[in-house]
Context: one part of a larger RNA
Molecule: large-subunit ribosomal RNA, half B
Organism: Candidatus Carsonella ruddii HC isolate Thao2000
RNA sequence: UCUAAGUGAAGGAACUAGGCAAAAUAGUAUCGUAACUUCUGGAGAAGAUACACUAGAAUAUUUAUAAAUUCUUUAUAAAGAACUAGUCUAAGAUGUAAGGUGGCUGCAACUGUUUAUUAAAAACACAGCACUCUGCUAACGUGUAAACGGAUGUAUAGGGUGUGACGCCUGCCCGGUGCUGGUAGGUUAAUAAAGAAUGUUAAUUUAAAAAAUAAAGCAUUUAAUAAAAGCCCCAGUAAACGGCGGCCGUAACUAUAACGGUCCAAAGGUAGCGAAAUUCCUUGUCGGGUAAGUUCCGACCUGCACGAAUGGCGUAAUGAUGGCCACGCUGUCUCCAUUUAGAACUCAGUGAAAUUGAAUUUGCUGUGAAGAUGCAGUGUAUCUACGGCUAGACGGAAAGACCCCGUGAACCUUUACUAUAACUUCACAUAGAAUAUUGGGAAUUUUUGUGUAGGAUAGCUGGGAGAUGAUAAUCUAUAAAUGCUAGUUUAUAAGUAGUCAACCUUGAAAUACCAGUCUAAAAUUUUUGAUAUUCUAAUAUAUAAUGUAAUCCAUUAUGUAAAAAAUGUGUAGUGGGUAGUUUGACUGGGGCGGUCUCCUCCUAAAAAGUAACGGAGGAGUACAAAGGUACUCUCAAUACGUUUGGAAAUCGUAUGUUGAGCAUAAGAGCAUAUGAGUGCUUAACUGUAAGAUAGACAUAUCAAACAGAUACGAAAGUAGGUUCUAGUGAUCCGAUAAUUCUGUAUGGAAAGGUUAUCGCUCAACGAAUAAAAGGUACUCCGGGGAUAACAGGCUAAUAUUGCCCAAGAGUUCAUAUCGACGGCAAUGUUUGGCACCUCGAUGUCGGCUCAUCACAUCCUGGAGCUGGAGUUGGUUCCAAGGGUAUGGCUGUUCGCCAUUUAAAGUGGUACGCGAGCUGGGUUUAGAACGUCGUGAGACAGUUCGGUCCCUAUCUACCGUAGAUUAAGAGAUUUUGAAAGAAUCUGUUUUUAGUACGAGAGGACCAAAAUGGUCAAACCACUGGUGUUCCGAUUGUUAUACCAAUAGCAUAGUCGGUUAACUAAGUUUGAAAUGAUAACUACUGAAUGCAUAUAAGUAGGAAGCAUAUCUUAAAAUAAAUCUCCAAAGAGUAUGUUGCUCUUCUUAAAAUAACUUAAAGAACAUAAGUUUGAUAGAUAUGAUGUGUAAAAACAGCAAUGUUUUAGCUAACAUAUACUAAUUUAUUAUGAGU
Repeated sequence: UCUAAGUGAAGGAACUAGGCAAAAUAGUAUCGUAACUUCUGGAGAAGAUACACUAGAAUAUUUAUAAAUUCUUUAUAAAGAACUAGUCUAAGAUGUAAGGUGGCUGCAACUGUUUAUUAAAAACACAGCACUCUGCUAACGUGUAAACGGAUGUAUAGGGUGUGACGCCUGCCCGGUGCUGGUAGGUUAAUAAAGAAUGUUAAUUUAAAAAAUAAAGCAUUUAAUAAAAGCCCCAGUAAACGGCGGCCGUAACUAUAACGGUCCAAAGGUAGCGAAAUUCCUUGUCGGGUAAGUUCCGACCUGCACGAAUGGCGUAAUGAUGGCCACGCUGUCUCCAUUUAGAACUCAGUGAAAUUGAAUUUGCUGUGAAGAUGCAGUGUAUCUACGGCUAGACGGAAAGACCCCGUGAACCUUUACUAUAACUUCACAUAGAAUAUUGGGAAUUUUUGUGUAGGAUAGCUGGGAGAUGAUAAUCUAUAAAUGCUAGUUUAUAAGUAGUCAACCUUGAAAUACCAGUCUAAAAUUUUUGAUAUUCUAAUAUAUAAUGUAAUCCAUUAUGUAAAAAAUGUGUAGUGGGUAGUUUGACUGGGGCGGUCUCCUCCUAAAAAGUAACGGAGGAGUACAAAGGUACUCUCAAUACGUUUGGAAAUCGUAUGUUGAGCAUAAGAGCAUAUGAGUGCUUAACUGUAAGAUAGACAUAUCAAACAGAUACGAAAGUAGGUUCUAGUGAUCCGAUAAUUCUGUAUGGAAAGGUUAUCGCUCAACGAAUAAAAGGUACUCCGGGGAUAACAGGCUAAUAUUGCCCAAGAGUUCAUAUCGACGGCAAUGUUUGGCACCUCGAUGUCGGCUCAUCACAUCCUGGAGCUGGAGUUGGUUCCAAGGGUAUGGCUGUUCGCCAUUUAAAGUGGUACGCGAGCUGGGUUUAGAACGUCGUGAGACAGUUCGGUCCCUAUCUACCGUAGAUUAAGAGAUUUUGAAAGAAUCUGUUUUUAGUACGAGAGGACCAAAAUGGUCAAACCACUGGUGUUCCGAUUGUUAUACCAAUAGCAUAGUCGGUUAACUAAGUUUGAAAUGAUAACUACUGAAUGCAUAUAAGUAGGAAGCAUAUCUUAAAAUAAAUCUCCAAAGAGUAUGUUGCUCUUCUUAAAAUAACUUAAAGAACAUAAGUUUGAUAGAUAUGAUGUGUAAAAACAGCAAUGUUUUAGCUAACAUAUACUAAUUUAUUAUGAGU
């Protein structure tokens, strides 16, 4: 010091994000018990009282049994009050065990469930409610199927979805998206298929060749028509997905708007609630609570962005739920103290780990890949350990989870793309027979047809002068059909000989006649569909029987359904149910925004070229003349003149070097015209092309010349579009035209090639595909400090500070004070910029703890000026010694508020400090609200919840030793270079109610007293602790029992307390000297003055140096005093000497032993028989509080004899025990 515990003065939540943790409450009985309420509850609400022992007495009473007796009694056993009287204690539920309580409020009704291993919740579930599907071979689910679940259930059943007890309720919108229904019309697949086109060639034409035409068949292609669901369309549906407005004006103060106007919409949000789990602004405003309230409660309504089963609003009870408050309680705190146990530490034994390039591992300043033990400079440092501490080693651990990147991954979503299971649709097949109704097509027959004009109901075209008639015409009658009401046609009857055509009209002439054909219609035949009904034999299925013990299967019987269902193949639709994928790049990080190809200019640095998310603009065309050519001309503008006529129209004169014009951007160019006008025209030609320029290539650009054919011009000549530079798109694929190309045995054809042309905002414009969007906080992998967030670095726009100028304010007066417009610096605290270290990890806000530095000074100290009377100030200069608040709110820093203070400074230190703590905020996974999104999901929006690892090797620091050193040893002898510590200040009184002042008020200087903060030491006092010093007491066990003791229960609990340690207790923290700062002076020249300065001489601060306290000869040259130096051998020598040896060793030291006032070890200190060092003993002190035994008193509990008995660490005394015997080192460098 930590971990786990005990106790605590005074205060009592002041702690903190938060009463976290701890303390407290606790039993039984009796009394008593609020709001509210679903009448159950709330409730153990809250709160109050009693509780031991003894005696009455085991009594009253109850139960059982037995005996006698049956109105009851007695005995035994079990249970057992209430009351009365007494006794002891500080305390009688005395130990253990054992609810803290109350008030307001959010959410969820409740009990329950959940992320095994960071989330227990408001999330899930739930009973209840609602919608919807499902008629039984049920819907639905699993499965390829068989089959199974649903269910041995049957709509009071089952599936799905939403909501979530209960109470009051649940508004408006069907435009969108779904779902349900509808089916007239539109569209539409497979399939069926009329017809058509193309190819081929018998044949025909042709004198022949070549060639042309071309039937059938075959082949290829095409497709009128028929053909369902779906979609379009029409409705319904919101407890389906969802949605539920603007603007302007108006009332006799103002404000507001019941009222009015207008626009839009499918409808414009009703009830209720509302700064809310929802409110950004916001700490909204008011009220309450508090000294003080970003929280809380109640209101208001301005609802950024509540709102009615994605339910709205309430709500008793419930909750290890969120927020707030109070009482009680406390070491959470002010502010820590002490005790216990275990660690730590020492010894004995045993014995890991991560880590580790190598280490001989220092401070500062600088440098440097931008934060150095290692580089430069410089300071400091004798060597080595042990215990501590954690500031650094960008410490350890984990190839960063944030961020970006990857033509990485995985899941998830959807109206991304493409598929697909499944479902639905139709066709065909398994697959048959009838009837009825009703369509389409074809053929035959018969009809049909009225513009005007006209005899009159002329369909059209062709032929055509005749047709028809006893095989009965014209005419008449009746009937039918048709009809434009005029007629026409047909049939029958009667009747008996002609009737019609040409001509007049007409675009067209006769139904006189013949043939074909159109419109509309009828009948018949044929063909092909649709619908309905019926049948039964496929098929399916029910029941029964048999095989057979059998819900399969087969057969039989009787039914039912029935060519439907079902299955197969094809087909259309639906289809995130499932799958595979895509979802661009640039980018001063990424995203959002912008951009992506081409042209012109500047940047561009006088060749060319040249970048940026540098600065400016354009293009994605146009023109048959705006092209070619020949000839002619000169513009814009200004001045003057001139009818309407103006500044400007047209006309005239003059000036007029390009200011005009050249389709268009800009640049370059052009008046000799490339400009303007006129004539004639098509070179806006075909086939080539030497040679150059640009470019990585692909490509782009310029181009003389040759051949052909042309326009203009008298000719020379010019002309292969336009004054030039933009007006664009590779390849594949496909299309059209041409073609003296190829033609799969041959001939053709098909097909291909070649030439010309066409089809891409392939604009992400050198174009990945014909075809493609999103989410990830559930995430993952590979990389990046090539790239962001923190911090550092560079920079200093911004910020802060200062200065210069001085317009002005200041009654007057720039500069007491303030200072515009401007200017110049400093700093490296703000917001930024840059992207330099770090992504094989540099942990991030705030708080706590501990600090340290700067000074641009908050206080205190010293000064100048003042628009300084005094008091109180303003401003500036010097000054960094010390000091520099507690609370309420909030995660806050900050800030506001309350109350203090001499003052409540500004900044740096990785926005100091997480290998020191915390974890409230931010920033994982759960959940909710608002908002956004179709959705997955998202939000510098809100809300509830949510794992903080590390035994310290080195440096640094705090301590403690050992060795060496100052030359043998010792000293309770000393000096002090150096280093550190300390350094604060109020109030009151006196001077003095004086100076000053009209008064009000009210000092300097000087002196004294007494406080606060901080620090140090100490324990006499006041207290705290005091784990066994004394006592009390509960339960239980034991010592046979009584009594008395002991053990255990946190020292069992409780009351006191010695030593020791302690604070809240006590004491102390004086004054002065020297040199200075700003500033103030004396004398005084340079400069006859002036001048504090130049020579000379002074004053002047809490600051500096002394002084005070502590460490300190390792301060490598310290000082002083005291004590000691043995023996032997060898050698040299005149002597001193030199060398070597040691059971035997001086002064002394150490070990050892007894110890504590000391202490982690070590050390320090006291002692070791010449002794009080420790124990023991004795006496005392102190504490506790009256022991036991016995006797006495009392029925008993108990009382008296008794200030007794016991008493740790304290004091004194006493050698009784133990400090024994002994061992080791040590005889003094060199010159």